[in-house]
RNA sequence: UGAGUAGAUUAGAUGAUCGCGGGUACCGGGCCGAAAGGUGGUAUCUGAGGAAAGUCCGAGCUCCGCAGGGCAGGGUGCUGGGUAAUACCCAGUGGGGGCGACCCUAAGGAAAGUGCCACAGAGAUAUACCGCCAAGUUGAACUUGGUAAGGGUGAAAAGGUGAGGUAAGAGCUCACCAGCAACCAGGCGACUGGUUUGGCUAGGUAAACCCCACCCGGAGCAAGACCGAAUAGGGGAACGCAGGGUGGCCCGUCCAGUUCCCGGGUAGGUCGCAUGAGGCGUCUGGUAACAGCCGUCCUAGAUAGAUGAUCAUCCACGACAUAACUCGGCUUACAGAUCUGCUCAACUG
Numbered sequence: 001u002g003a004g005u006a007g008a009u010u011a012g013a014u015g016a017u018c019g020c021g022g023g024u025a026c027c028g029g030g031c032c033g034a035a036a037g038g039u040g041g042u043a044u045c046u047g048a049g050g051a052a053a054g055u056c057c058g059a060g061c062u063c064c065g066c067a068g069g070g071c072a073g074g075g076u077g078c079u080g081g082g083u084a085a086u087a088c089c090c091a092g093u094g095g096g097g098g099c100g101a102c103c104c105u106a107a108g109g110a111a112a113g114u115g116c117c118a119c120a121g122a123g124a125u126a127u128a129c130c131g132c133c134a135a136g137u138u139g140a141a142c143u144u145g146g147u148a149a150g151g152g153u154g155a156a157a158a159g160g161u162g163a164g165g166u167a168a169g170a171g172c173u174c175a176c177c178a179g180c181a182a183c184c185a186g187g188c189g190a191c192u193g194g195u196u197u198g199g200c201u202a203g204g205u206a207a208a209c210c211c212c213a214c215c216c217g218g219a220g221c222a223a224g225a226c227c228g229a230a231u232a233g234g235g236g237a238a239c240g241c242a243g244g245g246u247g248g249c250c251c252g253u254c255c256a257g258u259u260c261c262c263g264g265g266u267a268g269g270u271c272g273c274a275u276g277a278g279g280c281g282u283c284u285g286g287u288a289a290c291a292g293c294c295g296u297c298c299u300a301g302a303u304a305g306a307u308g309a310u311c312a313u314c315c316a317c318g319a320c321a322u323a324a325c326u327c328g329g330c331u332u333a334c335a336g337a338u339c340u341g342c343u344c345a346a347c348u349g
Stems, first nucleotide, its partner, number of pairs: 001345010012314007020047008030039003049320001053331002056329005061220004073216005078092005093107001094105004108211002113209002115205003129151002131147007159177006178201001180198003183194004224271004234262006243255004278297004283292003315318001
């Protein structure tokens, strides 16, 4: 210098004017309203993001409720740790890719059982098509049996190579190699190593059913709590000599009437709702994720839903995108710029 890899930061700046949401104060207690509360003006303070997004996981919180056991269903799936929790994060193991820095990995079980393995092929988990060998009939040929060494098919066909052995063959035996199991050594563990021992050793597929281990009650802030004009229905009290039923009259009783109270909970309003598993910094423990102590900071809260517009100056000329109960993650989108660690190649000193 070029190519690459891992991570971090920023997200136009400054000023002025106008407009919008929210807080506070005032308007000799503005105006409206029965109230809760709403609303106008003035002053002042404040007002989106790293992803606010997708709503994919996990929680807090709320209500229904009491979710103990079994069945069904769903989820997770190498090991150890972190966390409120997770499918997330950290550190490792095995496998795969890259010269390398580094990246990817749903990675339990196929000696519980079942299913499937296209085409080809005799045969796909059970097989003799060709060939080889033996016996019989014996002229060719055929029949029976043995054989997985050789040929052929296929992605895959009884561990591989060589030697011995045999009628021909075969882990039948041996040597080496691959794999499995046991043993020994190391590691908390996944697992790794071995000049040890053993029998040879019958495929793949579980994001096929299934088996094993662990986890899972449901609905969601339009959750839900409170205040409360009005309406219907409900409960209670008082009143009349004026209603109706009880065959006539009186008492009584039932219904109706008027007034009031309770209650009801629509419109509307308040809370939930912004101090939280919170951010930042030092130190300590830990490889790290993270945890602890101390200090410090407070930063939108709408409900038809606010963040905008114009102007001036400057530059590298500005991407993706706009909160709606709140957090922790993941995923996806993203112009330009800056910084750090590391790798490879070439050149120069």

The RNA shown here (Bacterial RNase P class A) has 349 nucleotides and comes from a Clostridia bacterium. Model confidence (mean pLDDT): 76 of 100.